The prediction has a mean pLDDT of 82. This is a predicted structure of a 1507-nucleotide RNA (small-subunit ribosomal RNA) from a metagenome. The RNAcentral record of the sequence draws on SILVA. It matches the Rfam family "Bacterial small subunit ribosomal RNA".

């Protein structure tokens, strides 16, 4: 990678439906509002309306007297209607909201209550008579206020007294039936106790004070029953986490008696007993509300408890109790505490976890909205009232589900951005836009038309009650009333019109280019990108993905078989206890017979609804919603089976044990003894050492060691036997003999009858080291001391030497206590050996052979195993039971408990960190590993370098500038096969800008070259003079302007190509096929051979390519053509092969041939080959070039050239003049010359080879001491020139010295090339005559025509070689051999390496930064005990004051009773001591971690150098 969220966060944003919306602070709240209602329970009181009396007396009219009767007041009454506050009734314990407590019958399931309650609802009976208050009002008083108190006065469905008493409730008898622990129910019969209350319509008949009485209906009231419904309590089973919480508890556990309660119960007292819980986790700590579901999952399971449902708890925090049916009561009271507010300071009021709201906090969560129209709830007889329950509506894209942003044509394949080797192009974006046609969902406007409305009052008609056609009721028709809101639906109108974003493009994981940055900026889930060419950064283009959303972060489950029941595992990866003994538990052989706990099947009950799933239905569809059915995997009853498993009778013998007989053993324990051997001690013999060690020293010895001979003491270990041989649970155990003792084997009978296996916790033993106390002490030997060794040397070796190492008794308890392999039982081919017994066979008999048990080893088959490996002694296939593991560090640490005398040991973490660690096998490279082989790699030689001048290169310093590259080997006489100018790239200085080089294009001129003058170092620059061609197209040239030119500027780490080195080493590899899970392997290894992976043989390989070889070039021998410039035997001829002439002969220049282990003996394996040998010019790749697999070294080189990308463009181009590259305290490389007599000089006589030449070679001759010059023959070369070949020879000086050696330096003259020789050539000649007398460590080169040593030519070049490349003259020693040293090659072996040993690493100390530990205190918080304190309150005591109903009394008055107060248990808080726990700080002190490039050393990893 999936799915999912009450979700935030970024960008973005049309529409509408269904849903959600303080997870944080149970902080704290202004404001409104959320529970009230009944007048048909009562009294007052207000007001309205009306009806009556009085009074007053407007307006208008008036004859002015009046009329008129408005309007205001005041009294009555009565209907009817509001209100207000009380009395009284019911409800306020519903509903709504929260999760802070709570591990606990609190929840969930399934029982019980024969231990109980339950307003309203339903039935049945009944409702009888009487009484005294009281609130309100009103009056006074006190007080800011909330309120208080006292009088007086009045109702009731308030409150009481009596009477009835069906039934109830108690206590007595007696019956039935059901249970059994008490008991429960029915039904009989007897004693006692206990009741009520009215209101409201109507109303025939009787009555009446006309209100009523009465009677009826309904509503209330009383008692009992009854069910429903809620309640309470009990009791089985079920659900976190820690034992580093292992012991807990005094009302605790039960018994009597009581009290309490609706009810059982220590629930409560009193008194008695000593009990209760607990490894199946009691207590104690943390944590959390439980469930139905909800996510995720194939499921089993993990995760989770927002919305909706049910239970439980809580309402500022602790405690308490009234009322009530029901509460210890969210918007009820009391008390204590905090906190907020008001005060007159005396005292009061308050409680949003209800709706909205506001403050904080916090990433984060909404109007102080509308309405009772619906559904539901109070209360009423009802209409009606109240209802932030709920119906809507606002707001957030928070989820989800739907729709839409257009649709068809349309290529100039447009512009524009994009890329792009092909640049007037192509690709692409892209049918996309434009246009053209056409639709209108949504959206804006306008019309119209539905549901949510059921029925209430109240009419109507039936029907029941009823004396009644009054009420009332029941049933059917009629019949008001819409918060939402014009939201839906239908038609119209209106334009393509208003409506796309977000993430990604390195792999994972759909989907890439360009730029631009340059380990910077940044990216990142993980691996990982970014350090000059980045599909990874940023942006663009362009493409995937997904859409009204995308992504990002958080979380959860998956994946994860990575806690594994499903479904892992411990020999080496983490992981078998160190071994036994044995409790508990678990697990258990055969038969039979009962039982029915588990199991098995069925019936019943239950598992609320929702939700999940299926199958229908209703909204256009879906989401949603509705039914209806399945599920709910559970637990509860009963019935029935009886195989397994329990349980329980009986019963067996095979597990398992007991007797007997026989054997082997370093089995344990003690006690004795015993001889070599070491050390010491006496004495003797004897004399200079001895001893150690890589090699010394310390040490020991002349005072007599060491040898050695005799004796003698003392502890300690027991040679040979001696062995993958034996014993034992492990650890261990080795002299002998003897007491005592546990186990094992083994045979053949008896006996008991499953009596077994495993094993937490417990108990014992348990190496070597340590410990304690007495002994004991000869070697050995931590610690120490010395001597080496070393940079160092606290080691590794060496002399010594103390604990210890012994014994005894007591301790410690831990090791690689290892097979790294738990224990016990069964089962599964096989060989091959050993110890123990027993049998069988053969033998006379030893004894051998076979066969069996019991050990103990090796090697194997299936099977297992990541593999290695195991394999009857399993790691194999069961089985039963135990112990352990769950990434590496931190850490076997801290801490805490225990356990020790004490070292320490047992249990046993977390923070934090890292993206690995690890096993096993693989290929490679390493090794101060092993084998085996080669190679001038050592060795055996010869000659060099390293010491001296000089020459060159390099480094380094110095310089304007000393251009640039090349740097172990593999840079350093190197690129350069040549730097005085050029070259040249570098430096000063002068000068140009389409340029010193190319192509092209416009415009203009008509030239350019050349020559000459000036200036000037020169280039240039400035003038003059001379001045075209044409097919009229144009050529050529200049000038100006664009294109571009140029660049030894960077990057060799971006490249091609070339080259260097491993290395001319013998190696790299592939197909196909086999075996391996797999990298790999095989082949390619082995045996032999070779120079070689050459060749042969074997062989699970069999063949094949690149490499080796040969083929190619030179050179060594012949033959054969063919003979000029070569040659010249033979014949002339001559100074000379000069000439004739010849081809024989050397040569040259072509074709051929030989060389193949081809032949012989011999080795060898009948083979490759090897060793001799013959013959051959040559013999065993004949010499000697060319030719370098697969690959490595980011190996060199951008300055040979090519090139990408970058960067300069009046300069990083280009062009001139001088300088520099040649510097010089020094250090190195690589050559020359030398140091001399193997020589130098002089003089004389010989022999090559290979080249080179017309801008050359240059003869000869003359000139010069001489480089050299003059002339110039000849030669375009087998012809002619260079050209003298030199060591060598032969004669002679020189005689051992700084020289007749050696030449530097340096004067001086000179030659030659060149414009040009001062920086800075080369030669000459004359003088000059330096360092050196053979070179320290240390190093190089050569195996034969080789080294040495001697001359020659050529490249380059005008001139300049001690350098290169080449040629020939003269010509050696050696080499036993592979132990070393250096490198290669092939097989093994070991590893912690793989950038591959230049490798990988550990510790300490320094320094930063993080987290933890301890930590003198110090400060919170929760918690236990003992006392204090004691509020309010039940409850109990008193109750001397007061007390209206009832009782006695004429009365007074008493009495009953009720209450203040007062007191006592309990009792919330407070205080004080002392502790437990748990957190923040903290001087200081510990270790751990972590850090690109610190210090010391080098412990590990190879035999890691001391395994």
């Nucleotide at each position: 990678a999936g799915a999912g969220c009450g979700a935030a966060c970024g960008c973005u944003a049309g529409c509408g439906g269904c849903g959600c919306g303080u997870u944080u602070u149970a902080a704290g709240c202004a404001u409104g509002c959320a529970a009230g209602u009944c007048g048909a329970a009562c009294g007052a009181g207000a007001a309205u309306u009306u009806g009556g009396a009085g009074a007053u007396g407007a307006a208008g009219c008036u004859u002015c007297g009046g009329u008129g009767g408005a309007u205001u007041c005041u009294c009555c009454g009565c209907u009817a209607u509001u209100c207000u506050a009380g009395u009284g009734g019911c409800g306020a314990a519903c509903g709504g909201g929260u999760g802070a407590g709570u591990a606990a019958c609190a929840c969930g399931u399934g029982g019980g209550u024969a231990a109980u309650c339950u307003g309203c609802c339903c039935a049945a009976a009944g409702a009888u008579u009487g009484g005294g208050a009281u609130a309100g009002c009103u009056c006074a008083u006190g007080g800011a206020a909330a309120c208080a108190u006292g009088a007086a006065u009045u109702a009731a469905u308030a409150c009481c007294g009596g009477a009835u008493g069906u039934u109830a409730u108690g206590g007595g008898g007696c019956u039935u039936a059901c249970a059994u622990a008490a008991g429960u129910a029915a039904g009989c019969u007897u004693c006692a106790u206990c009741a009520a209350a009215g209101g409201u319509g109507g109303g025939g008949a009787u009555u009446u004070u006309c209100g009523g009485a009465c009677c009826u209906a309904c509503c209330g009231c009383u008692u009992u029953g009854g069910g429903a419904u809620g309640a309470g309590c009990c009791c089985g089973c079920g659900g976190c986490c820690c034992a580093u919480u292992a012991g807990c508890u005094u009302g605790u556990u039960g018994g009597u008696a009581g009290g309490g309660u609706a009810a059982a119960g220590g629930c409560c007292u009193a008194c008695c007993a000593a009990g209760g819980c607990u490894a199946u986790g009691a207590u104690g700590g943390g944590u959390a509300g439980c469930c139905g579901g909800c996510c995720u999952g194939a499921g089993a399971g993990g995760g989770u408890g927002a919305a909706c449902g049910g239970c439980c708890a809580c309402a500022u925090u602790g405690g308490g109790a009234c009322u009530g049916a029901g509460a210890c009561a969210c918007g009820g009271c009391c008390c204590a505490g905090a906190c907020u507010c008001c005060u007159a300071c005396g005292g009061g009021a308050g409680g949003c976890a209800g709706c909205a709201g506001c403050u904080a906090a916090g990433a984060a969560u909404c109007u102080u909205c509308c309405g009772c129209a619906a559904u539901g709830g109070g209360c009423g007889a009802a209409a009606g009232c109240c209802u932030g329950a709920c119906g809507g509506a606002g707001c957030g894209a928070c989820g989800u589900c739907g729709c839409g942003u257009g649709g068809a044509u349309g290529a100039u394949g447009a512009c524009g951005g994009u890329g792009u080797u092909u640049u007037u192009g192509c690709a692409u974006u892209g049918u996309a836009a434009a246009a053209u046609c056409c639709u209108u969902u949504c959206g804006g406007g306008a019309a119209g038309g539905a549901a949510g409305a059921a029925u209430a009052a109240g009419g109507g008609u039936g029907c029941u009650c009823u004396a009644a056609u009054a009420u009332a009721g029941c049933a059917u028709u009629c019949g008001a009333u819409g918060a939402c809101g014009a939201c839906c639906c239908u038609u119209c109108c209106u334009a393509a019109a208003g409506a796309a974003g977000c993430c990604c493009c390195g792999g994972c994981u759909a989907a890439u280019u360009a730029c631009g940055u340059g380990c910077c900026a940044g990216c990142a889930g993980c691996c990982g990108c970014g350090g000059c060419a980045a599909u990874a950064c940023g942006u663009a283009a362009g493409g995937g993905g997904u859409a009204a959303g995308c992504g990002u972060u958080g979380c959860u489950c998956g994946g994860a078989a990575u806690u594994a029941c499903u479904g892992g595992g411990c020999g080496u990866a983490a992981a078998g206890g160190g071994c036994a003994u044995g409790u508990a538990g678990g697990c258990g052989g055969g038969a039979a017979g009962g039982u029915a706990a588990g199991u098995u099947g069925g019936u019943g009950g239950u598992g609320a609804a929702a939700u999940c799933u299926a199958c229908a239905g209703g909204c256009u569809c879906a989401a949603c919603c509705u039914g209806u059915a399945a599920a709910c995997u559970g637990c509860c009853u009963c019935c029935a089976a009886a195989a397994c498993u329990g349980c329980u009778u009986u019963u067996c013998u095979u597990g398992a044990g007991u007797a007997c007989g026989g054997g082997a053993g370093a089995g344990g324990a003690g006690a004795c003894u015993g001889g070599a051997a070491u050390u010491c001690c006496u004495a003797g013999u004897g004399u200079a050492g001895g001893g150690g060690u890589g090699a010394a020293a310390u040490c020991u010895g002349u005072a007599g060691a060491u040898a050695u001979u005799a004796g003698g003491a003392a502890g300690a270990a027991c040679a040979c036997c001696g062995g993958u041989g034996g014993c034992g649970a492990a650890g261990g155990c080795g002299a002998g003999u003897c007491u005592c003792u546990g186990g094992c084997c083994u045979g053949a009978u008896a006996c008991u009858g499953a009596c077994g296996c495993u094993a937490a916790u417990a108990u014992g033993c348990g190496a070597a080291a340590g410990c304690g106390u007495g002994g004991g002490g000869a070697g050995c030997g931590a610690a120490c001391a010395g001597g080496a060794u070393u940079a160092g040397a606290u080691a590794c070796c060496c002399u010594g030497g103390u604990a210890g190492u012994c014994c005894a008794c007591g301790c410690c308890c831990u090791a690689a206590a290892c097979g790294a392999u738990g224990u016990a039982c069964a089962c599964u081919a096989g060989g091959c050996g050993u110890u123990g017994g027993u049998g069988g066979u053969a033998u006379c008999a030893a004894u051998c052979c076979c066969a069996c048990c019991a050990g103990u080893g090796c090697c194997g088959a299936a099977g297992c195993u990541a593999a290695c490996g195991c394999a009857u002694u399993a790691a194999g296939u069961g089985u039963a039971c135990u112990g352990c593991c769950u990434g590496g560090g931190g850490a076997g640490u801290a801490u805490g408990c225990u356990c020790g005398c004490a070292a320490g040991g047992g249990u046993g973490a977390a923070a934090c960190u890292c993206a690995a660690a690890g096993g096993a096998a693989u290929u490679g490279a390493c090794g101060g590993g092993g084998g085996c082989c080669c190679g001038c790699a050592c060795a055996a030689g010869c000659g060099g370098u390293g010491g001296a001048g000089c020459a060159u290169g390099u480094g380094g310093u110095u310089u304007a500038a000393u251009u640039c590259g090349a740097u172990g080997a593999u840079a350093c006489g190197c690129g350069a096969g040549a730097a005085a100018c050029c070259u040249u790239a570098c430096c000063a200085g002068g000068g140009c800008u389409u340029g010193a080089c190319a192509u092209u294009c416009a415009u203009g001129u008509g030239a350019c070259a050349g020559g000459c003058u000036g200036u000037g170092a020169a280039a240039g620059c400035a003038g003059c003079c001379c001045u075209u061609c044409u097919u009229c197209g144009g050529a050529c040239a200049c000038a100006u302007g664009g294109a571009c030119a140029g660049g030894u500027g960077c990057u060799g780490c971006a490249u091609g190509g070339c080259u260097g080195u491993c290395g001319u080493c013998a190696g790299c590899u592939c197909g196909u096929g086999u075996a391996g899970u797999g990298a790999g392997a095989u082949g390619u290894u082995g045996g032999g051979u070779u120079a070689a992976g050459u060749c042969c043989c074997g062989c699970a390989a069999c063949g094949a390519g690149c490499g080796c070889a040969a083929c190619c070039c030179c050179u060594g021998u012949u033959u054969u053509c063919u003979g000029u410039u070569g040659c010249c035997a033979u014949c002339a001829u001559u100074u000379a092969g000069u000439u004739g002439g010849g081809g024989a002969c050397u040569c040259a220049g072509a074709a051929a041939a030989a060389a193949c282990u081809g032949c012989c003996g011999g080795u060898g394996a009948c083979a490759a080959a090897c060793c001799g040998g013959a013959g051959g010019a040559a013999g065993g790749u004949g010499g000697g070039g060319a030719c370098g697999a697969c690959g490595u070294c980011a190996a060199g080189u951008c300055a040979u050239c090519a090139u990408g990308g970058c960067c300069c463009u009046u300069a990083u181009g280009u062009c001139c003049u001088g300088g520099g590259c040649c510097a010089c305290a020094c250090a190195c490389g690589u050559g020359c010359u030398a140091c001399a007599a193997u020589g130098g000089g002089u003089g004389g006589u010989a022999c090559a080879a290979a080249g080179a030449g017309u801008u050359g070679c240059g003869a000869a001759a003359c000139c010069g001491c001489g480089a050299g010059g003059u002339c110039g023959a000849g030669c375009c070369a087998a012809u002619c020139u260079c050209a003298a070949a030199a060591a060598a020879c032969c004669a002679u000086c020189c005689u051992c010295a700084g020289u007749u050696c050696g030449g530097a330096u340096u004067g001086g003259a000179g030659u030659c090339u060149g414009a040009a020789a001062u920086u800075c050539g080369a030669c000459u000649c004359c003088a000059u005559g330096a360092a050196g007398u053979u070179g320290g460590a240390a190093u190089c080169g050569c195996u034969a025509g080789u080294a040495a040593u001697c001359g020659c030519g050529c490249a380059u070049c005008a001139g300049a070689a001690u350098g290169g490349c080449g040629c020939g003259g003269u010509g050696a020693a050696u080499a036993c051999g592979u132990u070393c040293c250096c490198g290669g090659g092939c097989c093994u072996u070991g590893u912690a390496c793989a950038c591959a040993c230049c490798g990988c690493c550990c510790g300490u100390c320094a320094c930063a930064c993080c987290a933890c530990c301890c930590g003198a205190g110090u400060u919170g918080g929760a918690u236990a005990u003992a006392c204090u304190u004691g509020a309010a309150g039940u409850c109990g005591c008193u109750g001397a004051u007061c007390u209206a109903a009832c009782c006695c009394g004429c009365a007074a008055g008493g009495g009953a009773u009720g209450a203040a107060a007062g007191u006592g248990c309990c009792g919330a808080u407070u205080g004080u001591a002392u502790g437990u726990u748990u957190g923040g700080u903290a001087a200081g002190g510990g270790g751990g971690g972590u850090g690109a490039a610190g210090u010391c050393g080098u412990a590990a990893c190879a035999a890691g150098g001391u395994a």